[in-house]
C1' cells in the first nucleotide's frame, strides 16, 4: 500500500508552545475558531477491537489451528476436554479516541410535503483485527 472481516446516533479535556485556520477529499449546507484553529508536548480521561486472566457452555464442528488422553464388545464407539469455538465477567499490556451521528447532504430505493422531511441501502472515510 491493496485486500478480507467487524464497528461507527454511546462515552471522555485541562495546561504549555504555536499563531489562522479547522470539522478526511470535491461541491453545497451547517458549525467551531484571536474568549486562540491546525500542529507538537505534558498531564488527565473515555471506551473495550486485540492480548491476558476467570467462570459457564459446545465437543470434530462453517473455516482455521490442532490431530491429544482414558476406556471398550476396537475398520469403530463412548467418556474426557489440552487446544479451539461461543457467551458473560475482570484487567488495562498493544492500539484507538476525547465539539457537532463519520456534523449533514451528494448516488440508488421507498414513504411524505405547499416548501420539505423521514426511513433503508450503496459509495467514500475512520478505527481495530487478520492473512498476504
Nucleotide at each position: 500500500a491493496a485486500c478480507u472481516c467487524a464497528u461507527c446516533c454511546a462515552g471522555a479535556g485541562g495546561g504549555g508552545c504555536a499563531g489562522a485556520g479547522g470539522g478526511a477529499c470535491a461541491c453545497g449546507g451547517c458549525c467551531c475558531g484571536g474568549c486562540g484553529a491546525a500542529g507538537c508536548c505534558c498531564c488527565g480521561g473515555c471506551a473495550a477491537c486485540c492480548a491476558u486472566c476467570g467462570c459457564a457452555u459446545c465437543c470434530a464442528u462453517g473455516c482455521a489451528a490442532a490431530u491429544c488422553u482414558c476406556g471398550c464388545g476396537c475398520g469403530g464407539c463412548g467418556a474426557g476436554g489440552c487446544a479451539g469455538g461461543u457467551g458473560c465477567g475482570a484487567c488495562a499490556g498493544g492500539u484507538g479516541c476525547c465539539a457537532c451521528u463519520u456534523c449533514c447532504g451528494u448516488c440508488c430505493c421507498g414513504g411524505u410535503u405547499g416548501a420539505u422531511c423521514c426511513g433503508g441501502g450503496a459509495g467514500a472515510g475512520a478505527u481495530g483485527a487478520g492473512g498476504u